[in-house]
RNA sequence: GGGCGCUUGGCGCAGCGGUAGCGCAGCUCCUUUACACGGAGAAGGUCACAGGUUCGAAUCCUGUAGCGCCCACCA
Numbered sequence: 001g002g003g004c005g006c007u008u009g010g011c012g013c014a015g016c017g018g019u020a021g022c023g024c025a026g027c028u029c030c031u032u033u034a035c036a037c038g039g040a041g042a043a044g045g046u047c048a049c050a051g052g053u054u055c056g057a058a059u060c061c062u063g064u065a066g067c068g069c070c071c072a073c074c075a
Base pairs, nucleotide, nucleotide: 001071002070003069004068005067006066007065010024011023012022013021018055027041028040029039030038048064049063050062051061052060
C1' cells in the first nucleotide's frame, strides 16, 4: 500500500428498512438475625464519527477513525 471483517447500555452479544432487545453486572423491594442463593421490579444506549439515499436508517451507500485477520512492498 491492497483486500476482508468488526465497532450497539458497565461487560458479553442479538437485532439485516417500520417504537433498540437478551444475558451478566449494578440499583430497589421480598426472603434471612445477617450474608449468600432464590423471587419480584425499576433504571441504564444521540447504535464509533460525519455526510448521503428514503415517508422512515443500528440496518442501504460514501468518507473518516479505531481494532483484528490475510496479502504485497521495503529493510

Description
RNAcentral holds the sequence, with entries from ENA and MGnify. Predicted 3D model of a 75-nucleotide RNA (transfer RNA) from a Candidatus Acidiferrales bacterium. It matches the Rfam family "tRNA". It is annotated as a transfer RNA. Rfam links the family to the GO term triplet codon-amino acid adaptor activity. RNAcentral records the identical sequence in 3 taxa. The coordinates come from a structure-prediction model, not an experiment, and the mean pLDDT is 84. The organism belongs to Candidatus Acidiferrales, within Bacteria.